[in-house]
C1' cells in the first nucleotide's frame, strides 16, 4: 500500500424510562412489569298497553261526628264505594351471547387468502300464503305457623296471566311408510297413507248489544336478508444435539349422537395411517388488515384504531335459551379472602375509576346521557363508567410565543492578548413602535337532528264526518363541555430560554486549573508539567420548550449475497470412487395446455399509506372523491420456451472387431548381489566411532581374508518433471487369473447421458487382537559423550515395530492446499503410447504427460486448451480473532479415538499478497591500521590532572559506550565564582521614564573584617532664542529592574558522531488498482553514483573530484632589516662597509602533471599495467571543505529565545572559607625500571612564533632560582641562546653514580595577601619501581619512535594539557579465513521504538 475480514458511527423510528431544563394552545397517546391480590362506588335492565296484588295522592258520591253560620253553606275529621294519576316486591315477556377488558393458553380444534355445504341452523327484520275454535288444572305474590346467628328454607290455606296443560282444525311444512318419474346415481320432483299447533291476548275508536274497526302481540309455512356452524387447498417461527411416530390409531359395516359431514362415541371387521418436501418431540407466540425501516427486495414487529380467535381466580360440567357450554349465570372440585352465635354461609375489577405489590416506569374513587349506538317498551321514558367531554403526564406530534426598528462613546464589565489591540457586540444601556399568548373586562356560537306536543295541508285503512297509521310546512321543548370557541376593549416590552456538544468520524477554539492523578470514552483513543480529549471560564456550534442519555430495532452491511458474494494462498473442495432419491439434460415432427402469456368477471371489509378536492386562521387532525391493495378464484383465448403423451434421427452415451504400451491389481514359484549370525582355515594387535572423545568388541584371538552353511527383509544399474491407476499408491524374473485406459475400422443400439444428498465400497503411515517370523533399521529404555543442565541433537547398544496370513481402525500437508461433466477461446517447445503420408529430411493427426507465453482474468503473487479465461448443470463446504475441533448428547470403535459439533467468557482486531527499509552465528561482490605482518605503547609503579564515589556548612554546575572521564576550563591563593557561613542593601551594582536639588569631581580623618556609616575640603564648568536644555550625582513615588532559578524532552544558534562513508534526491517520462519502481539495477572501472558500454528511461540537484591554503622544481617582477658569486675596504673575529641583487631568501605574478607519449591488457569503451621524459606521474603530500539524515545526541551555565518561579530575595554588595577534602575505584598522561644508558667537559646544526602595563642585552653580585642594570627592539634590523647528536673521560649489572616520589631546611620571584592553596632554586633525604596479567591502543613514510623549541591564556602558576614548529629517523603488509566499521546487489522474515526487535512457556 491492496485486498479479506470483523468493530463502531453518522439517519429514521418508539405505548419508552431517566438527567437537565420548562411559556401557551390544538390533536392524539398512557401498567409493555404480578393473566398478581383487591376495600368502597357505579358498569343490565326494561315493560303495570301481559297478570292478580299492595301502597300513596287530587277528585267525585253515600253516610257520620264536631266546630262555625239565622240560613244556603263552610271548615276539620271518620267509615264505605270509585274514576284517575304514581310508586312496584311478585309471577310473566324480552335482553342479558351485544357492548367493555385481557392476551395467560394456542404452533393449529387459531389466524390470512379462496372456495365448498345437494351436509346445516338462524330470536328480533322484510315480503308471500293461511289462521288465531273450545276447555282444564296450577303456582308465586299474599296469609297462619315453623327452623335458622345470618344467608335462606319447610308446611298448611287461598289466587292471576300474553305462565303452564288438554282437545279441534290445516299443508306446498317435519318424520314413517308406499308407488312414478328423472339424474351427473349425492340427489331431485309427482302421488297417496298416519301423526301433531296458537295468546278464544293488550290498548283505543264505534256500537244499548251482538259486534266491527286500528294498532301492537301471536301461529303455521315459503322465500329474503342478516349472523353463525362445519369442510377443503395454499401460506403461516426457530430446533435434527428431536428419526422414526401412531391402537380409536387408519379404513369399513352396524348403532347412537348433533342443526349438520364426520372415530365425535360404540360393537364387530380389515391393518393400517403419517415422515427427510422433516412425522414425532423441544422450545418460544394470540393471527391478520397494518407499523417502522428500507431505492426495492427484504427485515423488525402486531401498542392505539378495525376484523378473526381465545380467556374471565384454577380445573371440569351442564341447563336455560334462536344462540353460550355463559367476565358482572348455575352445579362439583381446589386454592385464596372475608362474615360466623362454629352448626354453617359469602366471594371473583383481564369492566370505569380507584388500593397494595412488583417496577426504571403508566392517569382521576371526575361531569352527562346533550350528540352517536345499545336494551327494553305502543310511546313518554328508564337504564347505559358502551360513548362524549373534563382533569393529570412534554409521552408523541403539530402551530404560536419569549419582541420589532434605529443606536458606536464600538460604555462598563467578562475572556483573549504580540500590550497596538481583539472579542462577547447593535448585543445593553437609550430612542421610536408593536401587542400574538398568557392577565382583565364586556358579548358570544356551531354541535340541536330526533322523539313528543301543538297548528296547517295531503294521503291510506276503516261503514264511519270516529280512531288510528304515513308524508310534508310550521312553532315549542332539548347542551354534560361551557366562566368553551370565537370576537371586541384595557395595561404593559411589561410575565416566558434551555440542553448537548466543540481530538478525527462531525458543524463548531483558546485561557486556566490537574500532571498516567483526578477524570473521559461510541469507536480510535485522550490525561506521565505548555491537554483545542479531564475540570472550569470566555467564545463558538447544532437543536429548540424542549435537549441530551439509555434500552430495543430497521438502515448503512453485497456483513446469509432471490434482486446481489464467495472457496489455489485470506474463512471455505468431502482422501478417492461406485450409486439411490433429487436436480439437470441433444436434434425433429405432432398433440396437449400443467407451468407461461394477454382479456374479462368476482373477491382483495373500512381505517391506514398515496393523488386530488374540501372543513378548522395555518398545521397536526378531520371530511368527500380516486387510484392503490403487486394476491386468489373463475372463465375465454395464445402455444415460442419448459412439462406431459406419440412418432422419428444420430453428432451424446454404449456394444462390436482387429492391435499395440503399461513398477494397474491378485495367487504361486525362482534368483543373484549385500547385511548379520554359525563351522572352519590363515592371521596378530587393535578394531570401531566422532568436531574431538568416550561408553562398546578384541589375546577366552576381534578387524581384515578366504571356504562352508543357515535366516530374514529389500530388489543396484536400467531409471527418465518416463509408465500405469479413482485415489491411497505401484519397481528383480517367470506363470496363471484379471481390471482399466489408447488406437484404428464404422458394422449396431437409438438419449440408454451428467450430477449426486443419504447409503456402499476403497483407503499412506502409525495402532489394536490371533497366530507365525525376525536378517537389516529402529520410538520405548540403558550406557557415553556435549551442555549451565540436556529427559535432546553425537556414538555405542536395544525391545516394541517394521514382514506374513486373518480381522479391526478409517485418518494425513490424503496437496495441484485447485469437486465432478459438457462446450468454447491466440500459439511456441519437450516428452509417452497409437495411426496416416512421404525415397527421405520431415509433415499431420488422435490420446497422455511438462515448460514457457498471448487475449482475459486475479487483491497480488500467479493461472493461462490439463484454466484459477467464457458459459452451463449437479454436489460439498465459509461467514471475524481466541476459546475449540474442545465440553454435553448421539453414533462408530477391542482400545487408542473418529464422525456430528456448541455455549459462556473475552479482544478490537486476527488474516492475504505485494512494496520499503532494518536485520540474519543467509548468500555472494567491494573497501578501511578492520584483521594479518611490524614497530612503539596502555593495563604493574610513583607521580599529574579528570572522573565516579565518599566525606563535608559547602565540597557551585554541566558532559556518560564508541561520540562524557588532562571535556566546558586559552590557565579556581582574593578576583573569576555560580557553592558555604556570616554582616550589609530593598527602585536596587545596571536601563528607561517623571519629580525635585545639586556641576561632575575632589582633599583629609573617625569607626569597622569589609561593606558602609558619619564628618570635612576645594570647586560652581557646556549650550541657549535667558524660556530653559545637555550629560552627571544624591533623593522620592512607581512603572521596572535582576536571577549561572526549572524546563536542551517547548526553541533559535552552535557543535559531536555515523563519516570524507559514496552515497541522497528531483523533473518528465514509462510501467503498477496502490505502496511503489524504473532512473540509481546489469557487464567492466575506480578512491569515489569515477568513468565506460549495455538498457523505458531522457535529463538535472545535492555531494565525489576540480576550483582555495600550503608544501615539493623552476620562471618573472622587487630587493630591506634578509643575502654575498664577483670588485673593493676593514677586523684578531663576524655581510661589518661601500657595493651588488647572480646565489639563498622574502612575496607578488606565472610555468608545470592532463594518462598528455609508447607498448600491453581489455569489448575497437572506460580504465588498468609497464616504460620514457620530469622537480613531481596516475586525486605528487598535508589542510579548509561534511549530502539528505541518524542518535527528542550536547548545550536554558557563551549567547538568543516561549512558557513557569522568586521580588526586603531564588535579586545585589562585603569578608572569610570551599570549588585543591580523601579508606577507595576508573580515564588520559608524565617519568622511570636503565649501559641504544648515566654523568662531567668540549664541539655541530633548526623551523615555526612572541614582545611596550611588553620582550630584556651587555656589564656586575649570587652555587643557582635571582638580583641590579638599563643599551636595543612598535621589530626579515634588538631580545634570540635547540636537545638529541658527536669527540673524549668515569660508571659495569647494582634498587646502582639507574629511578626519583616523599621529607626536612635554607633562598627566590609574582602578587593587598603564597595558612588553608602558587612557581622556581641550592643542600640534606632517597620510596615505590627490575619491563608488567586477562585484556587493550596509535601508526602505512618523512609516517611511528625519539628529541628539543615556540605559542595561546597568564601578576604568578598547578603546563607532564592543549596547539604549532623543526631535528634525527625507522619496520612491515603473505593475504582476503577471522574479529570491527562501512557500501552494492540478492534472499528470509511473524521486525517497522526496526534483533537492545518480536515472542512462547513456568513461576511469582
Nucleotide at each position: 500500500u491492496c485486498c479479506u475480514g470483523g468493530c463502531u458511527c453518522a439517519g429514521g423510528a418508539u405505548g419508552a424510562a431517566c438527567g437537565c431544563u420548562g411559556g401557551c394552545g390544538g390533536c392524539g397517546u398512557g401498567c409493555c412489569u404480578u393473566a398478581c391480590a383487591c376495600a368502597u362506588g357505579c358498569a343490565a335492565g326494561u315493560c303495570g298497553a301481559g297478570c292478580g296484588g299492595a301502597g300513596a295522592g287530587c277528585g267525585u258520591c253515600u253516610u257520620u261526628u264536631g266546630g262555625g253560620g239565622c240560613a244556603a253553606c263552610c271548615c276539620a275529621g271518620a267509615a264505605g264505594a270509585u274514576u284517575c294519576u304514581c310508586u312496584u316486591a311478585g309471577c310473566g315477556g324480552c335482553a342479558a351471547a351485544c357492548g367493555g377488558g385481557u392476551g395467560a393458553g394456542u404452533a393449529a380444534u387459531g389466524g390470512a387468502u379462496g372456495a365448498g355445504u345437494a351436509a346445516c341452523c338462524u330470536c328480533c327484520c322484510c315480503a308471500g300464503a293461511a289462521g288465531a275454535u273450545g276447555g282444564g288444572a296450577a303456582u308465586a305474590g299474599c296469609c297462619u305457623u315453623c327452623c335458622g346467628a345470618a344467608a335462606g328454607g319447610a308446611a298448611g290455606g287461598g289466587u292471576a296471566a300474553u305462565a303452564c296443560c288438554c282437545a279441534a282444525u290445516a299443508a306446498u311444512g317435519u318424520u314413517a311408510g308406499a308407488a312414478g318419474a328423472u339424474u351427473a346415481a349425492g340427489g331431485u320432483c309427482u302421488u297417496c297413507u298416519a301423526a301433531a299447533g296458537a295468546a278464544a291476548g293488550g290498548u283505543g275508536g264505534c256500537g244499548c248489544a251482538a259486534g266491527c274497526u286500528a294498532c301492537c302481540a301471536c301461529u303455521u309455512u315459503u322465500g329474503g336478508a342478516u349472523g353463525g356452524g362445519c369442510u377443503c387447498a395454499u401460506c403461516u417461527c426457530c430446533u435434527a444435539u428431536c428419526a422414526g411416530c401412531u391402537a380409536g390409531u387408519u379404513g369399513g359395516u352396524g348403532a347412537g349422537g348433533u342443526a349438520a359431514u364426520g372415530g365425535c362415541u360404540u360393537a364387530c371387521c380389515a391393518a393400517g395411517g403419517c415422515u427427510a418436501u422433516g412425522a414425532c418431540g423441544g422450545g418460544u407466540a394470540g393471527c391478520u388488515g397494518g407499523u417502522c425501516u428500507g431505492a426495492g427486495a427484504g427485515g423488525a414487529u402486531g401498542g392505539u384504531c378495525a376484523g378473526c380467535c381465545a380467556c374471565a381466580c384454577u380445573g371440569g360440567g351442564a341447563c336455560u335459551g334462536a344462540g353460550a357450554c355463559a367476565c358482572g349465570g348455575c352445579c362439583c372440585a381446589g386454592a385464596c379472602u372475608c362474615c360466623u352465635a362454629c352448626g354453617g354461609g359469602a366471594g371473583g375489577c383481564a369492566g370505569c375509576a380507584g388500593u397494595g405489590g412488583g417496577g426504571a416506569a403508566u392517569a382521576u374513587u371526575g361531569g352527562u346521557c346533550a350528540a352517536u349506538g345499545g336494551g327494553c317498551g305502543a310511546a313518554a321514558g328508564c337504564c347505559u363508567g358502551a360513548a362524549c367531554c373534563a382533569g393529570c403526564g412534554a409521552c408523541g406530534c403539530c402551530g404560536c410565543g419569549u419582541g420589532a426598528g434605529g443606536g458606536a462613546c464600538g460604555a462598563a464589565g467578562g475572556c483573549c492578548g504580540a500590550a497596538a489591540g481583539g472579542u462577547c457586540g447593535u448585543a445593553a444601556g437609550c430612542c421610536u413602535c408593536u401587542g400574538u399568548c398568557a392577565g382583565a373586562a364586556a358579548g358570544g356560537a356551531a354541535g340541536a337532528a330526533c322523539c313528543u306536543c301543538c297548528c296547517a295541508a295531503g294521503u291510506c285503512c276503516g261503514a264511519a264526518u270516529a280512531g288510528g297509521g304515513c308524508u310534508u310546512g310550521g312553532g315549542a321543548c332539548u347542551g354534560a363541555c361551557g366562566g368553551u370557541a370565537c370576537u371586541u376593549u384595557c395595561a404593559a416590552a411589561g410575565g416566558a430560554a434551555g440542553c448537548a456538544c466543540c481530538g478525527g468520524c462531525u458543524a463548531a477554539c483558546u485561557c486556566c486549573g490537574u500532571g498516567c492523578c483526578a477524570g473521559c470514552a461510541g469507536c480510535c483513543g485522550c490525561g506521565g508539567u505548555a491537554a483545542u480529549a479531564c475540570g472550569g471560564a470566555g467564545g463558538g456550534u447544532g437543536c429548540a420548550a424542549g435537549c441530551g442519555u439509555u434500552a430495543a430495532u430497521c438502515g448503512g452491511a453485497a456483513u446469509c449475497a432471490c434482486u446481489g458474494g464467495g472457496c489455489g494462498u485470506a474463512a471455505a473442495g468431502c482422501g478417492c470412487g461406485c450409486g439411490u432419491a433429487g436436480g439437470c439434460c441433444g436434434c425433429u415432427u405432432u398433440g396437449u395446455a400443467a407451468g407461461u402469456c394477454g382479456g374479462a368477471c368476482g373477491u382483495g371489509a373500512a381505517a391506514g399509506c398515496c393523488c386530488u378536492c374540501g372543513g378548522c386562521u395555518c398545521a397536526a387532525c378531520c371530511g368527500g372523491g380516486g387510484a392503490a391493495c403487486u394476491g386468489c378464484g373463475u372463465u375465454c383465448g395464445a402455444u415460442a420456451c419448459u412439462g406431459c403423451g406419440a412418432g422419428g434421427c444420430u453428432u451424446g452415451a454404449g456394444u462390436c472387431c482387429u492391435g499395440g504400451a503399461g513398477a494397474g491389481g491378485g495367487u504361486g514359484g525362482c534368483g543373484g548381489a549385500a547385511u548379520u549370525c554359525c563351522g572352519g582355515g590363515u592371521g596378530u594387535a587393535g578394531g570401531a566411532g566422532u568436531g574431538a572423545a568416550a561408553u562398546c568388541c578384541g589375546u577366552a584371538g576381534a578387524u581384515a581374508u578366504c571356504c562352508g552353511g543357515a535366516g530374514g527383509a529389500a530388489c543396484a544399474c536400467c531409471g527418465g518433471u518416463g509408465g500405469c491407476g479413482a485415489a491411497g499408491g505401484c519397481g528383480g524374473c517367470c506363470a496363471c487369473c484379471u481390471g482399466g485406459a489408447c488406437a484404428g475400422g464404422u458394422a449396431c443400439u437409438g438419449a440408454c447421458g451428467c450430477u449426486g444428498a443419504g447409503g456402499c465400497g476403497c483407503g499412506a503411515a502409525a495402532g489394536c487382537g490371533u497366530g507365525g517370523g525376525g536378517g537389516g533399521c529402529a520410538a520405548a529404555c540403558a550406557g557415553g559423550a556435549u551442555u549451565a543442565g540436556a529427559u535432546a541433537c553425537c556414538c555405542u547398544g536395544g525391545u516394541a515395530g517394521u514382514c506374513c496370513a486373518c480381522g479391526c481402525c478409517g485418518u494425513a500437508a490424503a496437496c495441484g492446499a485447485u469437486g465432478g461433466a459438457u462446450g468454447c477461446u491466440a500459439g511456441g517447445u519437450g516428452u509417452c503410447g497409437g495411426g496416416g503420408a512421404g525415397c527421405g529430411a520431415u509433415c499431420c493427426u488422435c490420446g497422455g504427460u511438462g515448460c514457457c507465453g498471448g487475449a482475459g482474468u486475479u487483491a497480488a503473487c500467479g493461472c493461462a486448451u490439463u484454466a484459477a479465461g467464457c458459459a452451463u448443470c449437479c454436489c460439498g463446504c465459509c461467514u471475524g480473532g481466541g476459546g475449540a475441533g474442545u465440553a454435553c448428547g448421539g453414533u462408530c470403535g477391542c482400545a487408542a479415538g473418529g464422525c456430528u459439533g456448541a455455549a459462556a467468557c473475552u479482544c478490537a482486531a486476527a488474516g492475504g499478497a505485494a512494496u520499503u527499509g532494518a536485520c540474519g552465528g543467509g548468500g555472494g561482490c567491494c573497501c578501511g591500521c578492520a584483521c594479518a605482518a611490524g614497530c612503539g605503547g596502555u593495563g604493574g609503579a610513583g607521580u599529574a590532572u579528570g572522573u565516579g564515589g565518599u566525606u563535608u556548612a559547602a565540597u557551585u554546575c554541566g558532559a556518560a559506550g564508541c561520540a562524557a572521564c588532562g571535556c566546558g576550563a586559552a590557565g579556581a591563593a582574593c578576583c573569576u565564582u555560580a557553592c558555604c557561613a556570616g554582616g550589609c542593601c530593598u527602585u536596587g551594582a545596571c536601563a528607561u521614564c517623571c519629580a525635585a536639588u545639586g556641576a561632575a569631581c575632589u582633599u583629609u580623618c573617625u569607626a569597622g573584617a569589609g561593606a558602609u556609616a558619619g564628618a570635612u575640603u576645594g570647586g560652581u564648568g557646556c549650550c541657549u532664542u535667558c524660556g530653559g536644555g545637555a550629560a552627571c550625582a544624591u533623593u522620592g513615588a512607581g512603572a521596572c529592574a535582576g536571577g549561572u532559578g526549572c524546563u536542551g524532552c517547548a526553541u533559535g544558534g552552535c557543535u559531536g558522531u555515523c563519516g570524507u562513508c559514496a552515497g541522497c534526491u528531483c523533473g518528465u517520462g514509462u510501467c503498477g488498482u496502490g505502496a511503489g519502481a524504473u532512473g540509481u539495477u546489469g557487464g567492466g572501472u575506480u578512491a569515489a553514483g569515477u568513468c565506460c558500454c549495455g538498457u523505458a528511461a531522457c535529463g538535472a540537484g545535492c555531494g565525489c573530484a576540480a576550483c582555495c591554503c600550503u608544501u615539493g622544481u623552476c620562471c618573472u617582477u622587487a630587493g630591506u632589516u634578509a643575502c654575498c658569486a664577483g670588485c673593493a675596504c676593514g677586523u684578531a673575529a663576524u655581510g661589518g662597509u661601500g657595493g651588488g641583487c647572480a646565489c639563498u631568501c622574502u612575496a607578488a605574478g606565472g610555468a608545470g602533471a592532463c594518462u598528455g607519449c609508447c607498448g600491453g591488457u581489455g569489448a575497437c569503451a572506460a580504465a588498468c599495467c609497464g616504460g620514457a621524459g620530469g622537480a613531481a606521474g596516475g586525486u605528487g603530500g598535508g589542510g579548509a571543505u561534511g549530502u539528505c539524515g541518524u542518535c527528542a545526541a550536547g548545550u536554558c551555565a557563551u549567547c538568543a529565545u516561549g512558557g513557569c518561579c522568586c521580588u526586603u530575595a531564588c535579586g545585589g554588595c562585603c569578608u572569610g572559607g570551599g570549588c585543591u577534602a580523601c579508606a577507595c575505584a576508573c580515564a588520559c598522561g608524565c617519568u622511570a625500571c636503565a649501559a641504544u644508558g648515566g654523568u662531567c667537559a668540549g664541539c655541530a646544526c633548526a623551523a615555526u612564533a612572541g614582545g611596550u602595563a611588553g620582550c630584556u642585552a651587555a656589564g656586575c653580585c649570587g652555587c643557582a632560582a635571582g638580583g641590579u642594570a638599563g643599551a636595543g627592539c612598535c621589530a626579515a634590523u634588538c631580545c634570540u641562546c635547540a636537545a638529541a647528536g658527536u669527540u673524549g673521560g668515569c660508571c659495569u649489572c647494582a634498587g646502582u653514580u639507574c629511578a626519583g616520589a616523599u621529607u626536612g631546611u635554607a633562598g627566590g620571584c609574582u602578587g593587598c595577601a603564597a595558612c588553608u592553596c602558587g612557581c622556581c632554586u641550592g643542600c640534606a633525604u632517597g620510596a615505590a619501581g627490575a619491563u608488567g596479567g586477562a585484556g587493550u591502543u596509535g601508526c602505512u613514510a618523512g609516517u611511528a619512535a625519539a628529541c628539543g623549541c615556540g605559542c595561546g591564556u597568564c601578576a604568578g602558576c598547578u603546563a607532564u594539557a592543549g596547539u604549532g614548529c623543526g631535528u634525527u629517523g625507522a619496520a612491515u603488509a603473505c593475504g582476503a579465513u577471522c574479529c570491527c566499521g562501512g557500501g552494492g546487489c540478492u534472499u528470509g522474515u511473524a521486525c517497522a521504538c526496526a534483533c537492545c526487535g518480536c515472542c512462547c512457556g513456568u513461576c511469582a
Small-subunit ribosomal RNA from an uncultured bacterium, 1404 nucleotides, folded computationally. It matches the Rfam family "Bacterial small subunit ribosomal RNA". Its family is annotated with ribosome and structural constituent of ribosome in the Gene Ontology. Its mean pLDDT, the model's own confidence on a scale to 100, is 84.